[in-house]
């Protein structure tokens, strides 16, 4: 220098022939207990790495770019 993969909640990750952003763990409140743990119920938490484009509509398609990892030279 070239190529490929990954980037989504605090953490680990789902979600692609475009149509309301999810799960587990963690966190908050409540129930249960003499108290704790376990268990149960409810809730909060995201501008989907960044910028731009296509579209009525983009996490998803296209371009550029950043970071991590891998390969080639």
């Nucleotide at each position: 220098g070239c190529u490929g993969u990954u980037u989504u909640a605090g953490c680990u990750c789902a979600g692609u022939a475009g149509g309301c952003a999810g799960a587990g763990c963690a966190c908050u409140u409540c129930c249960u207990u003499g108290g704790u743990a376990a268990g149960g119920a409810a809730g909060a938490g995201g501008u989907c790495g960044a910028c731009g484009g296509u579209u009525c509509a983009a996490a998803u398609c296209c371009g550029u770019u950043a970071a991590a990892c891998a390969g080639c030279u």
Predicted 3D model of a 73-nucleotide RNA (transfer RNA) from an uncultured Oscillospiraceae bacterium.